[in-house]
RNA sequence: GCCACCUUAGCUCAGUUGGUAGAGCAUUCCCAUGGUAAGGGAAAGGUCGUCGGUUCAAUCCCGACAGGUGGCU
Numbered sequence: 001g002c003c004a005c006c007u008u009a010g011c012u013c014a015g016u017u018g019g020u021a022g023a024g025c026a027u028u029c030c031c032a033u034g035g036u037a038a039g040g041g042a043a044a045g046g047u048c049g050u051c052g053g054u055u056c057a058a059u060c061c062c063g064a065c066a067g068g069u070g071g072c073u
Stems, first nucleotide, its partner, number of pairs: 001072007010025004019056001027043005049065005
């Protein structure tokens, strides 16, 4: 220098051939117990890497850029 893939909650990861995003763990609260653990319920937590484009509408499609992983030269 070239090619491919990845970037989503504090962490590990789903997700949708475009219609205002979820799980597990962690955190907070409640129930329950004589009490603790286990258990059950609820809540909070996301500019879906950044910037543009297409579209009535983008996490999803297109382009550029940034970071990471692997391969080639």